[in-house]
């Protein structure tokens, strides 16, 4: 430098064209309880960016960015 794979709340992970974008930790409010943990309830919060295709894109092309992996070069 090639080439391949990844990109979603604070983390972590589903999602594979038409979802109200879901789940677990956190987090924030309530209820249990003499407190606190527990544990029940409820609630706020995400698609990396720019085109394309399509009626419709988080999803599928391309370009970019960022990240991993691999091979090469680099004595």
């Nucleotide at each position: 430098g090639g080439c391949c794979c990844c990109a979603u709340a604070g983390u972590c992970c589903a999602g594979c064209g038409g979802u109200u974008a879901g789940g677990a930790c956190g987090c924030c409010g309530g209820g249990u309880u003499c407190u606190c943990a527990u544990c029940c309830c409820g609630g706020a919060a995400a698609c990396c960016g720019g085109g394309g295709u399509u009626c419709g894109a988080u999803u599928c092309c391309c370009c970019g960015u960022g990240g991993g992996g691999u091979c090469a070069c680099c004595a």